[in-house]
Context: one part of a larger RNA
RNA sequence: UUGGGCGUAAAGCGCGUGUAGGGGGCUCAACGCGUCUUUUGUUAAAUCCCACUGCCUAACGGUGGACCCGCAAAAGAUACGGUUGAGCUAGAGGGGGUUAGAGGUGAGUGGAACGCACGGUGUAGGGGUGAAAUCCGUUGAUAUCGUGCGGAACACCAAAGGCGAAGGCAAAUCACUGGGGCCCUCCUGACCCUGAGACGCGAAAGCGUGGGGAGCAAAAAGGAUUAGAUACCCUUGUAGUCCACGCCCUAAACGAUGCAGACUAGCUAUUCCGAGUAUCGACCCUCGGAGUGGCGUAGCUAACGCGUUAAGUCUGCCGCCUGGGAAGUACGGCCGCAAGGCUAAAACUC
Numbered sequence: 001u002u003g004g005g006c007g008u009a010a011a012g013c014g015c016g017u018g019u020a021g022g023g024g025g026c027u028c029a030a031c032g033c034g035u036c037u038u039u040u041g042u043u044a045a046a047u048c049c050c051a052c053u054g055c056c057u058a059a060c061g062g063u064g065g066a067c068c069c070g071c072a073a074a075a076g077a078u079a080c081g082g083u084u085g086a087g088c089u090a091g092a093g094g095g096g097g098u099u100a101g102a103g104g105u106g107a108g109u110g111g112a113a114c115g116c117a118c119g120g121u122g123u124a125g126g127g128g129u130g131a132a133a134u135c136c137g138u139u140g141a142u143a144u145c146g147u148g149c150g151g152a153a154c155a156c157c158a159a160a161g162g163c164g165a166a167g168g169c170a171a172a173u174c175a176c177u178g179g180g181g182c183c184c185u186c187c188u189g190a191c192c193c194u195g196a197g198a199c200g201c202g203a204a205a206g207c208g209u210g211g212g213g214a215g216c217a218a219a220a221a222g223g224a225u226u227a228g229a230u231a232c233c234c235u236u237g238u239a240g241u242c243c244a245c246g247c248c249c250u251a252a253a254c255g256a257u258g259c260a261g262a263c264u265a266g267c268u269a270u271u272c273c274g275a276g277u278a279u280c281g282a283c284c285c286u287c288g289g290a291g292u293g294g295c296g297u298a299g300c301u302a303a304c305g306c307g308u309u310a311a312g313u314c315u316g317c318c319g320c321c322u323g324g325g326a327a328g329u330a331c332g333g334c335c336g337c338a339a340g341g342c343u344a345a346a347a348c349u350c
Stems, first nucleotide, its partner, number of pairs: 003322004007304002012318001014201004021194003025088007033081002035077008049065006091191001092188003095184005103177005109171001110154001114150008125136002162169002206247006215241002220236004258317006266295011299306002323350003332343004
């Protein structure tokens, strides 16, 4: 519960595609369904309300009105909504030109570092810490040079930078491929917005099968520290981290801010495109558009702050909140191999 809200107090679904539904641009015409007006009928009486009035007053009663604005019928209006028809181009989509980008997938390639193996030089230490020890080393370590193998990640460029719906994406090359910006205004002609369900995507960890395993490293072991030390520090080290396929579906999945559209001072930085100007050319400069940041006006806000990328002023649609704890739990259902996820209470208590 016809209310007020959702950046930080409770509250925006993690993100998209889209079904039903809800909402919907400009012009003309028709209809007259919604809508509006009038009339008629009905809406029993009593009750309630108003006026007058009868019992001395009141309660109580009488008369008249109002009310019950709902339903049906008839007549009329046609702005708005609706339906149908015709048209338009400002929304949306397409076409042509141009353009930026770690957007995605696959394949092979490269250098640095690291580890290991083998070989050379070389000798007593190395490593590690607050200090040590465990540990490695005369079967020759550490250091250094050469050769080979292996896996993972890509320094500088690098940015307040770019791309993507979100998660996220970074060596370079090739192939395939998604989306976007700008310019022309050629085509279609409202094809649009949102979106309950549904479907798809979804970091890390985790799970299944098979591979791979350099470094790192839950668990585990040892050494220290300490009163103890199931830790912090050190030496090791297995899952895992990597690949393929299949699951899981969570997060401070955050801008803690749903999506779309319109309107409302500016200044400044930066990325991309176009026009103008300038120039041998590039830069610079002016203007227009798209993005990403900083500051800030009005306004908003409990304040912090937000402020044309709004948390301002409005519209449409969806989601969500309604004191704290119990609890994102129990039960039930659905999903999952499991871990668990989604949906989601109450008693009781303050």

Description:
The part of an RNA shown here (small-subunit ribosomal RNA, central domain) has 350 nucleotides and comes from a Pseudomonadota bacterium. Its mean pLDDT, the model's own confidence on a scale to 100, is 89. The full RNA is in RNAcentral, with records from ENA.